[in-house]
This is a predicted structure of a 536-nucleotide part of an RNA (large-subunit ribosomal RNA, domain I) from Christiangramia fulva. NCBI's taxonomy places the organism under Bacteria, Pseudomonadati, Flavobacteriia, Flavobacteriaceae, Christiangramia.
Context: one part of a larger RNA
RNA sequence: GGCGUAUGGGGGAUGCCUAGGCUCUCAGAGGCGAAGAAGGACGUGAUAAGCUGCGAAAAGUCGUGGGGAUUGGCACAUACAAAUUGAUCCGCGAAUAUCCGAAUGGGGCAACCCACUAUACUGAAGGUAUAGUACCCGACUUGUCGGGGGCAAACCCGGGGAACUGAAACAUCUAAGUACCCGGAGGAAGAGAAAACAACAGUGAUUGCGCUAGUAGCGGCGAGCGAACGCGCAAAAGCCCAAACCAAUGAGUUUACGGACUUAUUGGGGUAGUAGGACUGCGAUAUGGGUUGUAUAAGGAACUAGAAUCAUCUGGAAAGAUGGGCCAUAGACGGUGACAGCCCGGUAUAGAGAACUUGAUACAAUCUUAGCAGUAUCCUGAGUAGUGCGGGGCACGAGAAACCCUGUAUGAAUCUGGCGGGACCAUCCGCUAAGGCUAAAUACUCCUGAGAGACCGAUAGUGAACCAGUACCGUGAGGGAAAGGUGAAAAGAACCCUGAACAAGGGAGUGAAAAAGAACCUGAAACCAUACGCUU
Numbered sequence: 001g002g003c004g005u006a007u008g009g010g011g012g013a014u015g016c017c018u019a020g021g022c023u024c025u026c027a028g029a030g031g032c033g034a035a036g037a038a039g040g041a042c043g044u045g046a047u048a049a050g051c052u053g054c055g056a057a058a059a060g061u062c063g064u065g066g067g068g069a070u071u072g073g074c075a076c077a078u079a080c081a082a083a084u085u086g087a088u089c090c091g092c093g094a095a096u097a098u099c100c101g102a103a104u105g106g107g108g109c110a111a112c113c114c115a116c117u118a119u120a121c122u123g124a125a126g127g128u129a130u131a132g133u134a135c136c137c138g139a140c141u142u143g144u145c146g147g148g149g150g151c152a153a154a155c156c157c158g159g160g161g162a163a164c165u166g167a168a169a170c171a172u173c174u175a176a177g178u179a180c181c182c183g184g185a186g187g188a189a190g191a192g193a194a195a196a197c198a199a200c201a202g203u204g205a206u207u208g209c210g211c212u213a214g215u216a217g218c219g220g221c222g223a224g225c226g227a228a229c230g231c232g233c234a235a236a237a238g239c240c241c242a243a244a245c246c247a248a249u250g251a252g253u254u255u256a257c258g259g260a261c262u263u264a265u266u267g268g269g270g271u272a273g274u275a276g277g278a279c280u281g282c283g284a285u286a287u288g289g290g291u292u293g294u295a296u297a298a299g300g301a302a303c304u305a306g307a308a309u310c311a312u313c314u315g316g317a318a319a320g321a322u323g324g325g326c327c328a329u330a331g332a333c334g335g336u337g338a339c340a341g342c343c344c345g346g347u348a349u350a351g352a353g354a355a356c357u358u359g360a361u362a363c364a365a366u367c368u369u370a371g372c373a374g375u376a377u378c379c380u381g382a383g384u385a386g387u388g389c390g391g392g393g394c395a396c397g398a399g400a401a402a403c404c405c406u407g408u409a410u411g412a413a414u415c416u417g418g419c420g421g422g423a424c425c426a427u428c429c430g431c432u433a434a435g436g437c438u439a440a441a442u443a444c445u446c447c448u449g450a451g452a453g454a455c456c457g458a459u460a461g462u463g464a465a466c467c468a469g470u471a472c473c474g475u476g477a478g479g480g481a482a483a484g485g486u487g488a489a490a491a492g493a494a495c496c497c498u499g500a501a502c503a504a505g506g507g508a509g510u511g512a513a514a515a516a517g518a519a520c521c522u523g524a525a526a527c528c529a530u531a532c533g534c535u536u
Base pairs, nucleotide, nucleotide: 001535002534003533004532005531006530007529008528009527015521016485017484020456021455022453023452024451025450026449027448028447029445030444031151032150039100040099041098042055043054044053046078047077050074051073061094062093063092064091065090066089070082071081072080105114106113107112115133116132117131118130119129120128121127135148136147137146138145139144140143155186156184157183158182159181160180166173170220196203197202207234208233209232210231211230217225218224238437239436240435241381245268246267247266248265249264250263251262252261253260254259273415275380276379277378278377279374280373281372282371288368289367290366291365292364293363294362295361296360297358298357299356303351304350305349309324310323311322312321313320325342326341327331333345334344335343386410387409388408389407390406391405392404393403396422417432418431419430420429421428472479473478492520495507496506497505498504
């Protein structure tokens, strides 16, 4: 020096655990904001650095209801207080709510600086206090009123809009109308009551799902892209204007002063395709629907009641074992010194319940709605439909390319009208554009409650189980950790000894255990040391 064995150190794997995560289900909620938000700065406690709460009325104030014994947040200390004259706590309402921040009197290097006007303290100057003083839009009575602005996880609509990539290169194509940017809205959004489909039979707004179907098609006919009809299911709901016409009011034109015409505003009227409506005549007030209010009902926080176990044994401890009982509309779950239906909290069940919410029923008020016949006349959405050129969207890449949108140039018809049925024409069939609204079925989850898991168990699971978007890094945008476990209970080691010691250790004591001693459950390996054996 090596190897082996033993003992210890070192280290923190493994096992067990879970306070935190992950993924879902059901229900709720789906917004907050100039009445100043989200997010912050600074304060605020007897002592108070951090977190939490709160705001100069500052871990809180007032009212009200609940509740019934302790309480002064995390937080375990000392002191001092509060509370059955009902505290702490929970629900609801009210007050206060510094400064910054959309930030809004002006400025600014956010949490700061500087003003003006009015009023008051005073009689002036000066000072202090309170209130007001941004911009944009709309309305009107023109200086008032109303609204907007900003934030927020995803979902939604609109306006813009890539590239990597794939095509085994690459340009059309793909990725993809994706990512991303901008604008806007809602609890959903968008779409939506046929100028639709279909096919000689018919359907009857929209939306979503399952099929149809990886079909028909599109496609450097490459890579790839990819319907619809129809069927089944979910959910169902239909309406209103413009116009014709009528009336009122105002203005204008004209007049033979009787009026007529034009125009504007308001009200009535009216709304579709077997055309309908106006208009003319006849007839009716049934019935249905909307809105509002009241009552009942349901939901709704903290809350109330809530059954039933003893003995012996082992043990530090009984919930374990043995024996004998009991409850159960409760044998969910969690805790308790090991595994508890009957020890504790709860659970099943029953009850109570404010604010508020929902919308079922009833009642009341109010608004609104129908038919038949006739068809001379009137109305039925225009720079629209269509067309040329250029683009875009449709599964459809210009193609035989219909259909939809529109930049540009043009540009109809008026119900004997017009559009569509995938070039185009005829026949036939369907529909009625150029105005608008519309619940449900659908999408999503920052958030709240309840629950679930052949999800994780501290190098896992969120980056974050722990004071984490922290420490730390970066000029900045941004990047971004590590770190859980004494014990049933602190009973957290009085006292003594070694020591310079408030280090460390040895006794003593506690404890079931201290080889559980706070560097604390278990305590693997590397590595280190000591002892012994073998060997060079």
The RNAcentral record of the full RNA draws on Rfam. Its mean pLDDT, the model's own confidence on a scale to 100, is 82.